Background: A computed fold for a 264-nucleotide part of an RNA from a Phycisphaerae bacterium, annotated as large-subunit ribosomal RNA, domain VI. The source organism's lineage runs through Bacteria, Pseudomonadati, Planctomycetota and Phycisphaerae.

Context: one part of a larger RNA
RNA sequence: CGUACGAAGCUUGAGAGGAUAUCUCCUUAGUACGAGAGGAUUAGGAGGUACGAGCCGCUGGUGUACCAGUUGUCCCGCUCGGGGCACCGCUGGGUAGCUAUGCUCGGAAAGGAUAACCGCUGAAUGCAUCUAAGUGGGAAGCCCCCCUCAAGAUCAGGCUUCGGUUCUCUUCGGAGAUGAAGGCCCCUGCAAGACCAGCAGGUCGAUAGGCGGGAGGUGUAAGCACGGAGACGUGUUGAGCUGACCCGUACUAAUGGCCAAGGG
Repeated sequence: CGUACGAAGCUUGAGAGGAUAUCUCCUUAGUACGAGAGGAUUAGGAGGUACGAGCCGCUGGUGUACCAGUUGUCCCGCUCGGGGCACCGCUGGGUAGCUAUGCUCGGAAAGGAUAACCGCUGAAUGCAUCUAAGUGGGAAGCCCCCCUCAAGAUCAGGCUUCGGUUCUCUUCGGAGAUGAAGGCCCCUGCAAGACCAGCAGGUCGAUAGGCGGGAGGUGUAAGCACGGAGACGUGUUGAGCUGACCCGUACUAAUGGCCAAGGG
């Protein structure tokens, strides 16, 4: 821009893409078959491997804005307690998120037309013949079925709902204001994201930050008291601290502006 008014939502599916894997064991059955050795078709069941998709409750990883321990040195005048630097100084743990080696699920079943092949009926050719007329069965393959995208599918589809104001000028074709439903810019953000988009919100508000409470993490802070010559220990104390997680709370920030139908 188009889809012959402007919008919001839900859809149909022309067409396109993906997937389609495989092994072992058990029962049928040591049966059929076979002199024996050996050893099924079929039918049913179970468990794996690789691959794919999703997820983070479990097992782990990471987790340079969390906690603790600790070395050297400099600083806060000193002690105590802290801070900077040294690969995040090193070490031990670890929330959210992201993750696999962790967890769940998938390839199933059904239908249609067929290939090789197996048939029925059956002439040409009084027999025979699956084929010539006719008519069945039959593959991981084909078309469907399953999953994803999909009306720019210009043959541009369908359904539901919402809007249709008022004024001025007009050489009556129309033009200009105001502005409907709705949308956009802008702003606060996100388990959404390269940008864009999408989604949650913008005071009629819990969108983010802050604050309060909680979960989870770390592992018993500082100060004080007591014990000990001291190193240190004990008590207050599962203490103190705590990023992303959960709930709450307007304290802070979401100010404001624009576009947009004319009865087709």